[in-house]
Transfer RNA from a Zoogloeaceae bacterium, 74 nucleotides, folded computationally.
RNA sequence: GGUGAUGUAGCUCAGUUGGUUAGAGCGGUGGACUCAUAACCCACAGGUCGGCGGUUCGAUUCCGCCCAUCACCA
Numbered sequence: 001g002g003u004g005a006u007g008u009a010g011c012u013c014a015g016u017u018g019g020u021u022a023g024a025g026c027g028g029u030g031g032a033c034u035c036a037u038a039a040c041c042c043a044c045a046g047g048u049c050g051g052c053g054g055u056u057c058g059a060u061u062c063c064g065c066c067c068a069u070c071a072c073c074a
Stems, first nucleotide, its partner, number of pairs: 001073007010026004019057001028044004050066005
């Protein structure tokens, strides 16, 4: 330099073949239980869905460019 994949909560990931609340597990906070701690149980907080544009009535989803990481080729 070329090709491909991935980017969604603090971490690991799902998701929607474009549509009316964006989710799970772990983690965090609070509560309940306990003599107490852990586990189990309940509740809550936490996200401009990598960035900028385009298409569209409507984009996390489609398209283009860029950025980052990974793999392969040279």
It matches the Rfam family "tRNA". It is annotated as a transfer RNA. The organism belongs to Zoogloeaceae, within Bacteria. It was read from a public genome assembly.